The prediction has a mean pLDDT of 82.
The RNA shown here (transfer RNA) has 72 nucleotides and comes from a Candidatus Omnitrophota bacterium.
It matches the Rfam family "tRNA". The family's RNA type in Rfam is transfer RNA.
The sequence was found in a public genome assembly.
NCBI's taxonomy places the organism under Bacteria, Pseudomonadati, Candidatus Omnitrophota.
């Protein structure tokens, strides 16, 4: 150079057209003589980034950045 995968919450990750979720963390508050543990509730996402398709894209084409990995 060429090729494949990935980029969703404050870390790990699901979710592959119809208003986006989990587990850890995080904030109340029950609970205890007090922590821990445990329960309830809530907060936090322009779904890398620019375009096409579509009634409608996180999600399906392409480009472009950035991570891994393979080939030469």
């Nucleotide at each position: 150079g060429c090729c494949u995968g990935g980029a969703u919450a404050g870390c790990u990750c699901a979710g592959g057209g119809g208003u986006a979720g989990a587990g850890c963390g995080c904030g109340u508050c029950c609970u205890u003589g007090g922590u821990a543990a445990g329960g309830a509730c809530g907060a936090g996402g322009c779904c890398a980034u620019g375009g096409g398709u579509u009634c409608a894209a996180u999600u399906c084409c392409c480009a472009u950045u950035c991570c891994a990995g393979g080939c030469u």